Predicted 3D model of a 314-nucleotide RNA (Bacterial RNase P class A) from a Spirochaetota bacterium. The model forms 92% of the base pairs in the Rfam consensus. Taxonomically the source falls in Spirochaetota (Bacteria, Pseudomonadati). The coordinates come from a structure-prediction model, not an experiment, and the mean pLDDT is 77. RNAcentral holds the sequence, with entries from ENA. It is recorded under the gene name rnpB.
């Protein structure tokens, strides 16, 4: 210098004018008006995909059934399907990136096309024996994502873990690690147990439902109850009871409305804007509606930090 990797920050700035929502204060003719001051979208406010808080309903604790979700290890967290570190596998020269990554030796099922054969096996071409029928074989060919360990030597009629060496694999043992797992001049086994669980299933852990238009307080109207009072009625009068009537007081319900829920933006028509000037690199994706922690998706340009590979110079 070029090309990259990982993480982070920023997301036009300044000024003027006119406006809008909320709060506080002053004044007035006061559910309002006006003036002044303060304050007013994002890194994702988005998708509404997870986890919580909060609320109502249901529900003793605990266990089980059904259904659903999650799934390497250790830690972080209120919690999580999130994050960090690590293990394993794949990709990349590398920095790094990606991974639903428990179990296929409990059982059941499935595998298009191609291919002889896709699994309690089997043999198309080929090779060998044989006159042939037929038998032996799985080295080689060919198909497929996948074909019953690989290479070499021996062996054989031809071949084959048939035997041996090395590599690989499985089990045991030993060592390292909290663990996933890794290592091995160790032992045993010729290799048994092909793939698929994002098929059923098995194992372990977790899970009540609906959501702020949740829900709560107050309360005109209105249905109900209690109390005493006024007037009237029960065919003369008085008293009591009873019935009716009118207004009143109280009780507990309760619609509209109001308030809370509600947040150092915050409503219920619901604000956060427009114009001008100057500057530059000429400005992307996009805008709150209960709150918080994550994930995912969209995004012009600029800046910072650490690192990798290649090239050149000293």
């Nucleotide at each position: 210098g070029a090309a990259g990797c990982a993480g982070g920050a920023u997301g036009c700035a300044u000024g003027a004018a006119c406006g809008c929502g909320g709060c506080g204060g002053g004044c007035c003719a006061a559910u309002g008006g006006u003036c002044c001051g303060c304050u007013g979208a994002g890194g994702a406010a988005a998708g509404u995909c997870c986890g919580c808080a909060c609320c109502u309903c249901a529900a003793a604790a605990g266990g089980g059934a059904u259904g659903g979700g999650c799934g390497c290890a250790g830690g972080c967290u209120a919690a999580c399907g999130g994050c960090c570190u690590g293990a394993c596998g794949g990709c990349g020269u590398g920095a790094g990136c990606c991974g639903a990554u428990g179990g296929a030796a409990a059982g059941u099922g499935c595998a298009a096309c191609a291919g002889a054969a896709a699994a309690c096996a089997g043999a198309c071409c080929g090779c060998c024996g044989g006159a042939a029928a037929c038998g032996g074989u799985a080295a080689g060919g060919g198909u497929g994502c996948a074909a019953u360990g690989g290479u070499g030597c021996g062996g054989u009629a031809a071949g084959a873990g048939c035997g041996c060496a090395c590599c690989g694999c499985g089990c045991a043992c030993g060592g390292a690690g909290c663990g996933a797992u890794c290592c091995g001049u160790u032992g045993c086994g010729g290799c048994a147990u092909g793939g698929u669980a994002a098929a059923c299933c098995c194992c372990g852990c977790c899970c009540g439902a609906g959501g702020c238009a949740a829900g709560g307080u107050u309360a005109a109207a209105c249905a109900g109850g209690a109390c005493g009072u006024u007037c009237g009625g029960u065919a003369u009068c008085c008293u009591u009871u009873c019935c009716g009537u009118a207004a009143g007081u109280c009780c507990g319900g309760g619609u509209a409305g109001a308030c809370c829920g509600c947040a150092u933006a915050g409503a219920u028509a619901a604000a956060u804007g427009u114009u001008c000037a100057u500057g530059c690199g000429c400005g992307a994706c996009a805008g709150a509606a209960u709150g918080c922690g994550g994930c995912u998706u969209a995004c012009a340009g600029u800046c910072c930090u650490g690192c990798u590979u290649c090239u050149u110079c000293u």